Predicted 3D model of an 84-nucleotide RNA (transfer RNA) from an uncultured Bacilli bacterium. Its Rfam family is "tRNA". About the family: Transfer RNA (tRNA) molecules are approximately 80 nucleotides in length. It is annotated as a transfer RNA. Its family is annotated with triplet codon-amino acid adaptor activity in the Gene Ontology.
RNA sequence: GCCUGCGUGGUGGAAUUGGUAGACACGUUGGACUCAAAAUCCAAUGGUACUUGUACCGUGCCGGUUCAAGUCCGGCCGCAGGCA
Numbered sequence: 001g002c003c004u005g006c007g008u009g010g011u012g013g014a015a016u017u018g019g020u021a022g023a024c025a026c027g028u029u030g031g032a033c034u035c036a037a038a039a040u041c042c043a044a045u046g047g048u049a050c051u052u053g054u055a056c057c058g059u060g061c062c063g064g065u066u067c068a069a070g071u072c073c074g075g076c077c078g079c080a081g082g083c084a
Stems, first nucleotide, its partner, number of pairs: 001083007010026003019067001027045006046057005060076005
């Protein structure tokens, strides 16, 4: 230099014919249980703002297609593998 694959919350990892993003698990927080803890069980858990329950934003970045994009197309960045 060329080719292929990948990039999603704090972490791993789903979402595939383009149609509610974050299922599930871990972690964290609160509670139950206990003399206390561990284990177990229950609940909550993306971000920002504020008038505190509403608004806005959020799939590496910038554009495009579309009524609608994590998903399709182009460019760029990063990671992994392959060829030379």

The coordinates come from a structure-prediction model, not an experiment, and the mean pLDDT is 80.